[in-house]
Context: one part of a larger RNA
RNA sequence: UGACGGGGGCCCGCACAAGCGGUGGAGUAUGUGGUUUAAUUCGACGCAACGCGAAGAACCUUACCAAGGCUUGACAUCCCGUGACAGCCAUGGAGGCAGGUGGUCUUCCUAGUUUACUAAGACACGGAGACAGGUGGUGCAUGGUUGUCGUCAGCUCGUGUCGUGAGAUGUUGGGUUAAGUCCCGCAACGAGCGCAACCCCUGCCAUUAGUUGCCAGCAGGUUAAGCCGGGGACUCUGGACAGACUGCCGGGGACAACUCGGAGGAAGGUGGGGAUGACGUCAAAUCAUCAUGCCCCUUAUGUUCUGGGCUACACACGUACUACAAUGGGCGAUACAAAGGGAUGCAACAACGUUAAUUUAAGCGGAUCUCACAAAAACAGUCCCAGUUCGGAUUGUGGGCUGCACCCCGCCCACAUGAAGUCGGAGUUGCUAGUAAUCGCGGAUCAGCAUGCCGCGGUGAAUACGUUCCCGGGCCUUGUACA
Numbered sequence: 001u002g003a004c005g006g007g008g009g010c011c012c013g014c015a016c017a018a019g020c021g022g023u024g025g026a027g028u029a030u031g032u033g034g035u036u037u038a039a040u041u042c043g044a045c046g047c048a049a050c051g052c053g054a055a056g057a058a059c060c061u062u063a064c065c066a067a068g069g070c071u072u073g074a075c076a077u078c079c080c081g082u083g084a085c086a087g088c089c090a091u092g093g094a095g096g097c098a099g100g101u102g103g104u105c106u107u108c109c110u111a112g113u114u115u116a117c118u119a120a121g122a123c124a125c126g127g128a129g130a131c132a133g134g135u136g137g138u139g140c141a142u143g144g145u146u147g148u149c150g151u152c153a154g155c156u157c158g159u160g161u162c163g164u165g166a167g168a169u170g171u172u173g174g175g176u177u178a179a180g181u182c183c184c185g186c187a188a189c190g191a192g193c194g195c196a197a198c199c200c201c202u203g204c205c206a207u208u209a210g211u212u213g214c215c216a217g218c219a220g221g222u223u224a225a226g227c228c229g230g231g232g233a234c235u236c237u238g239g240a241c242a243g244a245c246u247g248c249c250g251g252g253g254a255c256a257a258c259u260c261g262g263a264g265g266a267a268g269g270u271g272g273g274g275a276u277g278a279c280g281u282c283a284a285a286u287c288a289u290c291a292u293g294c295c296c297c298u299u300a301u302g303u304u305c306u307g308g309g310c311u312a313c314a315c316a317c318g319u320a321c322u323a324c325a326a327u328g329g330g331c332g333a334u335a336c337a338a339a340g341g342g343a344u345g346c347a348a349c350a351a352c353g354u355u356a357a358u359u360u361a362a363g364c365g366g367a368u369c370u371c372a373c374a375a376a377a378a379c380a381g382u383c384c385c386a387g388u389u390c391g392g393a394u395u396g397u398g399g400g401c402u403g404c405a406c407c408c409c410g411c412c413c414a415c416a417u418g419a420a421g422u423c424g425g426a427g428u429u430g431c432u433a434g435u436a437a438u439c440g441c442g443g444a445u446c447a448g449c450a451u452g453c454c455g456c457g458g459u460g461a462a463u464a465c466g467u468u469c470c471c472g473g474g475c476c477u478u479g480u481a482c483a
Base pairs, nucleotide, nucleotide: 001483002482003480004479005478007477008476009475010474011473012472013471015467016466019431020430021429022428023427026322027321028320029319030318031317032316033315034313035312042053043052064308065307066306068304069303070302073131077130078129079127080126081125082124083123087104088103089102090101091098092097107122108121110119111118112117133297134296136295137294138293142291143290144286145285146284147282149280154193155192156191157190158189159188160169161168162167173184174183175182199274200273201272202271207239208238209237210236214231215230218229220227245268248262249261250260251259252258324424328383329382332379340371341370342369345364346363350359351358390421395416396415397414398413399412400411401410437459438458439457440456441455442454443453
């Protein structure tokens, strides 16, 4: 100087407390361990691995296994030769491929030269070797990227001063703040990386522009409808501005920083949310995104192909979904969104079918058309507390869709079947406001496949006395046989 203490002081955080909802019990989905297996590819392991890499394993993917092939190779550069040999169809084969025959085709471009030939290149095939190739090893050889402490308020430097020195001071102290934020004091005076602000979204209204958006007034018109003329008022959309600064008033305070209350205001003291992550810590994660040193393989640890596996199942754990019902289930009729996607695409209307879907096909590269009926809510009536008109697992049958192909191993529909489950032990977890809870909608990936993920809006709470205690963190101080 640090680190540590079941030392002390001060302070903060959904850390506790106060509340609301879960999880731990059930069924299922999904990940992991274990076991099994020819293989169940690999990585991730307290917080910070376990719906994680994977924004989507039937083939492919795919790295794993079994069997069949290839060896200058599936891919790149260089050299030589050839110019239908390649491709497509037929034949054999599980396929890769074989066969080189039968049919088809008789390369492209530039220059010289212009029947034709020559040269260079592209493309295809054959050959020789230099080489290719490796998701093989090492993340404890590395770059890059990322997690974490933590959006915590810290981490340092120059000069000066003090100390023999390690170092100290500044950065401590008195206040204050979300903040090393600011004020005051002070052997310090300044500065840098962080904090804050600058950026994006959102909340108010003034302006500008009105089409594909809107419709107040005028006029036309309909069963209905901005449907038509028209209009720019309003909503909305897109620009460029304005607005909030403790600016104003009062109390407190050292007349400071600041804090408490108030006015005005759409918004008040960082308005709400996001992006943004200091010096560093964990030899943290990743050689399987990529790059890369070294080591290893080279008729195989490379490459190709068919089939299988990654989907197994006495069991254990994590994360979710659905429930156990009446604040509910079912039926009928009926309102109100936002944000997105769409051309190998989204598909209206109509017809047909109980339905999934299908047929046909208008419109739309879209504020125009479409996906697309939002659902919960409100209204009417039904069930009457039961393993039920709760719950939907499982299974059977019949169908639909995608796709060469759903046996292993997809999704959906209809009918039938109707498990467990009556609110969950010890424990444990999320959340402080448009939040929790609850309700639906969209998107990426994607041929198909979502209870996951990322977004969007609808309805919309309770509680916070307080900081004694648990956990994590910051500052000062103290002890130490630790570094």